[in-house]
Background: Predicted 3D model of a 72-nucleotide RNA (transfer RNA) from Fragilaria crotonensis. It matches the Rfam family "tRNA". Rfam links the family to the GO term triplet codon-amino acid adaptor activity. NCBI's taxonomy places the organism under Eukaryota, Ochrophyta, Fragilariales, Fragilariaceae, Fragilaria.
RNA sequence: GCUGGCAUGGCGCAGUGGUAACGCAUUUCACUUGUAAUGAAAAGAUCCCCAGUUCGAACCUGGGUGUCAGCU
Numbered sequence: 001g002c003u004g005g006c007a008u009g010g011c012g013c014a015g016u017g018g019u020a021a022c023g024c025a026u027u028u029c030a031c032u033u034g035u036a037a038u039g040a041a042a043a044g045a046u047c048c049c050c051a052g053u054u055c056g057a058a059c060c061u062g063g064g065u066g067u068c069a070g071c072u
Base pairs, nucleotide, nucleotide: 001071002070003069004068005067006066007065010024011023012022018055026042027041028040029039030038048064049063050062051061052060
């Protein structure tokens, strides 16, 4: 330099055009003499950035950034 994958809560991830699911962690409550475990509930991501397409974009298109891999 070229090619491809990936980027979504604190962390790990799902989602293939109609306002984002789940697990861990966190907070509260119950249980316990107390803690842990367990049970119940709550909060938490406008989806890496910019632009385009569309009635509507995490999702499609273009560019950029970061990261991983391959080729040279």